About this RNA: Model confidence (mean pLDDT): 75 of 100. Bacterial RNase P class A, 363 nucleotides, folded computationally.

RNA sequence: AAAACAGUCCGGAUUGUCGCUGCCCGCAAGGGGAGAGGAAAGUCCGGGCAACACAGAGCCACCAUACUUCCUAACGGGAAGGCGUCCGAAAGGGCGACAGACAGUGCCACAGAAAACAAACCGCCGGCGGGCAACCGCCGGUAAGGGUGAAAACGCGAGGUAAGAGCUCACGCUUGGCUUAGCGAUAAGUCCAAGGGUAAACCUUAUGGGUUGAAAGAUCAAAUAUACCGUAUGUCAAGGCGGGCUCGGCCGAUGACGGGGGGUAGAUCGAUGGAGGCGCGGAGCGAUCCGCGUCCUAGAUAAAUGACAAUCGCCGGAUGUCCUCAUCCGGUACAGAACCCGGCUUACAGGGCUGUUUUUCUU
Numbered sequence: 001a002a003a004a005c006a007g008u009c010c011g012g013a014u015u016g017u018c019g020c021u022g023c024c025c026g027c028a029a030g031g032g033g034a035g036a037g038g039a040a041a042g043u044c045c046g047g048g049c050a051a052c053a054c055a056g057a058g059c060c061a062c063c064a065u066a067c068u069u070c071c072u073a074a075c076g077g078g079a080a081g082g083c084g085u086c087c088g089a090a091a092g093g094g095c096g097a098c099a100g101a102c103a104g105u106g107c108c109a110c111a112g113a114a115a116a117c118a119a120a121c122c123g124c125c126g127g128c129g130g131g132c133a134a135c136c137g138c139c140g141g142u143a144a145g146g147g148u149g150a151a152a153a154c155g156c157g158a159g160g161u162a163a164g165a166g167c168u169c170a171c172g173c174u175u176g177g178c179u180u181a182g183c184g185a186u187a188a189g190u191c192c193a194a195g196g197g198u199a200a201a202c203c204u205u206a207u208g209g210g211u212u213g214a215a216a217g218a219u220c221a222a223a224u225a226u227a228c229c230g231u232a233u234g235u236c237a238a239g240g241c242g243g244g245c246u247c248g249g250c251c252g253a254u255g256a257c258g259g260g261g262g263g264u265a266g267a268u269c270g271a272u273g274g275a276g277g278c279g280c281g282g283a284g285c286g287a288u289c290c291g292c293g294u295c296c297u298a299g300a301u302a303a304a305u306g307a308c309a310a311u312c313g314c315c316g317g318a319u320g321u322c323c324u325c326a327u328c329c330g331g332u333a334c335a336g337a338a339c340c341c342g343g344c345u346u347a348c349a350g351g352g353c354u355g356u357u358u359u360u361c362u363u
Base pairs, nucleotide, nucleotide: 001359002358003357004356005355006354007353008352009351010350012312013311014310015309016308017307018306020035021034023032024031025030037334041345042344044343045342046341047340048339049213050212051211052210062209063208064207065206066205067081068080069079070078071077082098083096084095085094086093087092099204100203104202105201106198107197108196121146122145123142124141125140126139127138128137129136130135154172155171157169158168159167173195174194175193176192177190178189179188180187181186217269218268219267220266226261228259229258230257231256239251240250241249276295277294278293279292280291281290282289283288313332314331315330316329317328318327319326320325
């Protein structure tokens, strides 16, 4: 210097004109000042907050999570590590359905004799019978060999045996126990025990979980209509009040005025100062924590944060000049707060910084 990997940061600037949403000053005219992000996104996980539900505790069901330790308000997030597997020459990185098959039950297609307290198709061995013989039949033993299969009772060699078999032994694998190291996952050793797979089958173990979601919710409250109450007037018209009829009496609709509950439009709060940002110092491998200082930094509600012009910056290309400058052309991303906070995931033109590894060059 280049490439790769890991981590982290930035992600346009200035001016002018015209607008938009809040705030401050002003009687007004007008003036001043503030105004999106690293993801504001997806709404996936956790929490605050709110309403509703719930006497307390336990059990069952359902759902979620599942290597270890630590961090955190909490998490299914993060840090550091363990194991397995994959990629890479290396540095390094990706993924894991990473608890349990020694709790119990179930299942293991096709093929194959047999798929789980094993099994005899071929083969091998023994006995009996037949046959001149080759060999055949019957009974029994055998999982070493062949064949089937994803998988054949742990692999392989020796001993052993009629032939064989973890039946015995050496080496090795897995699980459990023990010893040592480690907080632990786990690793190394040892040999007391054991030897199909499957939990993305039921299940077992451990931990956690009430529901909804700011359109939550709280307060105030028009117009119009109106439950209900009162007052005055009018009509006794409809209708009603005695067992019936008549007379008399009373109640009574509509309309007027006043009061008035609930609800709607609307207004205010919730709602922007918080597990807050930045800087310095300290503890820790790290996530993170502690101390001190400093700062206040959008708040709309159909929803503002914009448009245009100019200049500059950055990146790429071309031409000229000839050693770093000019000119021209093109590009300048993803995206747009809506109660708040911590994460995760996804999108992103272009650029900067730090570290590690490899290669090349120079001294």
Its Rfam family is "Bacterial RNase P class A". The family's RNA type in Rfam is ribozyme.